Molecule: c-di-GMP-I-GGC riboswitch aptamer
Organism: Gammaproteobacteria bacterium
RNA sequence: CCCGACAAAGGCAAACCAGUCGUCAGGCUGGGACGCAAAGCCAAGGGGUCAUCAGGUGCUCCCGGAUUAUUAUUGAUCCGGAGUCGUAGUGAGAACCAAUGACAGCCCGGUUACCGAAG
Repeated sequence: CCCGACAAAGGCAAACCAGUCGUCAGGCUGGGACGCAAAGCCAAGGGGUCAUCAGGUGCUCCCGGAUUAUUAUUGAUCCGGAGUCGUAGUGAGAACCAAUGACAGCCCGGUUACCGAAG
């Protein structure tokens, strides 16, 4: 130095609850322990997830049928048709991208560190 013992001492604290800050993800404080050998730190190292969104891109918006969920309205999926002339665009919806932010207890990585058998 690697490593991590049914070792010792010490440490951290998920969910949940209360308070508080934030549009949100979430943060902080206290309680509380599922777990953790770095569950210490780094989000300006990479990936991922989540949130916000005043941005960008294309798509959808109508009709009929089938299946399914629902007391019903109605929704979801699939199939077929119509269609750019329209309720028709300064609209709505979801997706992707971007931007901004959150998470280090998602993974890899970087960095610092307590204790100590065996190897």